Molecule: transfer RNA
Organism: Dehalococcoidia bacterium
RNA sequence: AGGAGUGUAGCUCAGUUGGUAGAGCAAUGGUCUCCAAAACCAUCGGUCGCGGGUUCGAAUCCUGCCACUCCUGCCA
Numbered sequence: 001a002g003g004a005g006u007g008u009a010g011c012u013c014a015g016u017u018g019g020u021a022g023a024g025c026a027a028u029g030g031u032c033u034c035c036a037a038a039a040c041c042a043u044c045g046g047u048c049g050c051g052g053g054u055u056c057g058a059a060u061c062c063u064g065c066c067a068c069u070c071c072u073g074c075c076a
Stems, first nucleotide, its partner, number of pairs: 001072007010025004019056001027043005049065005
């Protein structure tokens, strides 16, 4: 330099044909218990990497950029 992939909650990850953004774990509160753990119930938590475009409507389509991973190549 070229190519491919990934980017969504604190962490690990889903998200179907473009139509209300979700799960598990964690955290917080509660139930239970002599206390705690476990279990159960509830709650909290989001610039969908950052812009632009298309659309009535974008995590999803198009485009530029950024970060990370992998492959190929170049120089030393």